[in-house]
Context: one part of a larger RNA
């Protein structure tokens, strides 16, 4: 000098930031991932309309309409958010490579979008179970599923010609044969949104390699899928990634192996620099989601709020059997020197779904708590000598000091309090009107939308009114006297002080340094 700090004393305000460093310990409760009815069968609830009965209140019926619980289907749920367990490794950083690869949605491109069928959930009925849940029957739809047809510059095989490459080979043109596709919905009838196949792009990933990447030799040898080959399997793809066979290799004193420690980086702290130490917040990458293993679905996961199995733990139970996973946001217990609210809103930004309106969003934006830090402001200003009283000291009818300090006079009102006004952040989208336009779209008019928040800010009112502490004063190190104590009580970072005149202990007066903080402790330079 610095800190994600803590502790002691103290404390007026604001802005901006930060806030479990320990037990990746266990978790009550609520919320954190849904959406689409313009894919579908439908109608549990709500509303509207209609109908029947009734004088009426009301009751019942009706998917007709707005909508919509549960269900089938699509997309999303692999993002966003959290944590740092593991890992010394192509994990990360950087630079290259893939002639060894994939990529939903999006953009551009070319072509197609014909026909048919069998089911199933839901609804209805029956049954089993304490529950979680399950079994059977009947019936029904689709952008769910299956089949047929058509088809290529797509895929595969066999040829021909050419170009390129370090090589396995790659690419271009061309011929023959074979294989392979789909789904409709809405409509103002103009079209719009989709679906299937192809090529290119964009984006996101996968894989390989050079170099960099902590400590220990009181760890010197390690290794049998081990190292290589041939042939297969597997993968989006290369590869002992896996397997059969064959060979005996491969790494190592330029530190293999083993052990310990650790997420990595941009950066942060310090320092003139070189360096040393660190990796909170923010950003990128990786790993993990009660411990371990496994796959399914999917463009993408071996999947935090999906599934299966084993284990530990907790809960429910009718004892037969079931349920769960906060290292999401709050919150609880525990641990600890120590770390916050079971808050508001989707107004903005962003995300998912949707044609849209919109819905969801503990992402995000805000508010609450905490002097935890940084920065800023204030606690008044000018005049004022009887140098007041009081305190303290001394050479004591006196003098010094506190001290222009106070009193007193004049002034100001930041801040605080009260009163009044009051934002920026909002651009729109949608529906409506107008102009241009073939379509689409563009421009424009009016209308609507703010959690924060009646907040920031502005104006006014009165009145010095509402606001100073902490540490130190022997030397290092700025700042000195008196009293008490008497090697006691105590102080102390180092040197050291205290045994009767202590500037070093305790108190007082005075002083010095910082200041809404000041000291102490811990850690780094």
């Nucleotide at each position: 000098g610095a800190u994600g700090a803590a502790c002691g004393c103290u404390a007026g305000c604001g802005g901006c930031a930060g806030g479990c460093u320990u037990a990746a310990u266990a978790c009550a409760u609520g919320c954190a991932a849904g959406u689409c009815g313009a894919g579908g069968g439908g109608u549990a609830a709500c509303a509207u309309g209609g109908g029947u009965a009734g004088c009426a209140a009301u009751a019942c019926c009706u998917g007709a309409u707005g909508a919509c619980g549960a269900c089938c289907g699509g997309c999303a749920a692999a993002c966003g958010g959290g944590u740092g367990c593991g890992g010394a490794a192509c994990a990360c950083g950087u630079a290259c490579g893939c002639a060894a690869c994939c990529u939903u949605c999006c953009c551009a491109u070319a072509a197609c979008u014909g026909g048919u069928g069998a089911a199933u959930a839901g609804c209805c009925c029956u049954c089993c179970g304490a529950a979680a849940g399950g079994a059977g029957g009947a019936u029904u739809a689709a952008u769910a599923c299956a089949c047929c047809g058509u088809a290529a510059c797509a895929u595969a095989a066999c040829g021909a010609a050419g170009u390129g490459g370090c090589a396995u080979c790659a690419c271009u043109u061309u011929g023959u044969u074979a294989u392979u596709a789909u789904a409709g919905g809405c409509u103002u009838c103009g079209g719009c949104c989709g679906g299937u196949u192809u090529u290119g792009g964009a984006u996101g990933g996968g894989c390989g390699u050079g170099c960099g990447c902590c400590u220990g030799a009181u760890u010197a040898g390690g290794u049998a899928g081990u190292u290589g080959g041939c042939g297969g399997g597997g993968u989006a793809a290369c590869g002992g990634c896996c397997c059969a066979c064959c060979a005996a290799g491969c790494c190592u004193g330029c530190g293999a192996u083993c052990a310990g420690u650790a997420a990595c980086u941009g950066g942060u702290g310090u320092g003139a620099g070189a360096g040393c130490a660190c990796g909170a917040c923010c950003a990128g990458u990786c790993a993990c989601a009660c411990g371990g293993g496994c796959a399914c679905u999917g463009a993408g996961a071996c999947a935090c709020g999906g599934g299966c199995c084993c284990g530990a733990c907790u809960c429910c139970u009718a004892c037969g059997g079931g349920a769960g996973g906060c290292a999401g946001c709050a919150g609880u217990a525990a641990g600890g020197a120590a770390u916050a609210u079971u808050g508001g809103u989707c107004a903005a930004u962003g995300g998912a779904c949707g044609a849209a309106a919109g819905u969801c969003u503990g992402a995000a934006c805000c508010a609450g708590c905490c002097a935890u830090g940084c920065c800023g402001c204030g606690u008044g200003a000018a005049g004022g000598a009887u140098u007041a009283a009081g305190g303290c000291c001394c050479u004591c009818u006196g003098g010094g000091u506190u001290g222009u300090a106070a009193a007193c006079u004049u002034c100001u009102u930041u801040u605080a309090u009260c009163u009044g006004g009051g934002a920026c952040g909002a651009a729109a989208a949608a529906a409506g009107g107008g102009u241009a336009u073939u379509c689409u779209u563009a421009c424009u008019c009016a209308c609507u939308u703010g959690a924060c928040g009646g907040u920031a800010c502005c104006a006014g009112a009165g009145g010095a009114a509402u606001a100073a502490g902490c540490a130190c004063c022997g030397g290092c190190u700025a700042a000195c006297u008196c009293c008490g104590u008497g090697c006691c009580a105590g102080c102390a970072g180092c040197c050291g002080c205290g045994g009767u005149a202590a500037u070093a202990c305790g108190g007082a007066g005075g002083g010095u340094g910082c200041a809404a903080g000041c000291g102490u402790u811990a850690u780094c330079c």
About this RNA:
Small-subunit ribosomal RNA, 5' domain from an uncultured bacterium, 525 nucleotides, folded computationally. Rfam family: Bacterial small subunit ribosomal RNA. The prediction has a mean pLDDT of 85. The RNAcentral record of the full RNA draws on ENA, Greengenes and SILVA.